[in-house]
RNA sequence: GGGGCUUUAGCAUAACCCGGCAGUGCGGCCGCCUCCAGAGCGGUUGAUGGGGGUUCAAAUCCCUCAAGCCCCA
Numbered sequence: 001g002g003g004g005c006u007u008u009a010g011c012a013u014a015a016c017c018c019g020g021c022a023g024u025g026c027g028g029c030c031g032c033c034u035c036c037a038g039a040g041c042g043g044u045u046g047a048u049g050g051g052g053g054u055u056c057a058a059a060u061c062c063c064u065c066a067a068g069c070c071c072c073a
Base pairs, nucleotide, nucleotide: 001072002071003070004069005068006067007066010026011025012024013023020056027045028044029043030042031041032040049065050064051063052062053061
């Protein structure tokens, strides 16, 4: 210098190919239960790496930037 892959909540991940309310587990918070705690049960909380474009509508498609990993030179 050239090419490919990855980036979603505090953590781990699904949805992406084929555009249509961003789901699940753990965790946090509240409640029930308990002498207290844990377990169990119910409720609740929080995310699409940054910017731009296309579209009625973008995590998904296009461009660019950043970070990480790999291959070639």